Predicted 3D model of an 89-nucleotide RNA (c-di-GMP-I riboswitch aptamer) from Thioalkalivibrio sp. XN8. The coordinates come from a structure-prediction model, not an experiment, and the mean pLDDT is 89. Of the family's consensus pairs, 100% are formed in the model. The sequence was found by an Rfam model in a public genome assembly.
[in-house]
C1' cells in the first nucleotide's frame, strides 16, 4: 500500500424504554440502559426517508381546518468524501 474481516487481543460507541433539558415539530442533548456496530468516527456532495414553525393556496369566517415547500431532520437509511485500531493474506 492493496484486498477480506475466520479465530484472538487492548480498547470504543450504545438502540428501545424511563428521565432531565432544548425544539413548532421531525429530531437533537445529558443521565439511565445494551438492540446492535469493524468505522454505529467525522462530513448532507448524490438519492431515499421524516417534519411543516415561516412562507404559499384553497374552504371557513373569530381565528380554524386542508393541500404544498426544507432553509429543518436522519451519518445507527442507501451511495459517495476524509480520517483511523487490531491481527490476517
Nucleotide at each position: 500500500u492493496u484486498c477480506a474481516g475466520a479465530a484472538a487481543a487492548a480498547g470504543g460507541c450504545a438502540a428501545a424504554c424511563c428521565c432531565a433539558c432544548c425544539g413548532a415539530a421531525a429530531g437533537g442533548u445529558g443521565g439511565c440502559g445494551a438492540c446492535g456496530c469493524a468505522a454505529a468516527g467525522u462530513c448532507u456532495c448524490c438519492g431515499g426517508u421524516c417534519u411543516a414553525c415561516c412562507g404559499g393556496g384553497c374552504c371557513a369566517c373569530c381565528u380554524g381546518g386542508c393541500c404544498c415547500c426544507a432553509g429543518g431532520a436522519u451519518a445507527g437509511c442507501g451511495g459517495g468524501a476524509c480520517c483511523g485500531c487490531c491481527g490476517g493474506a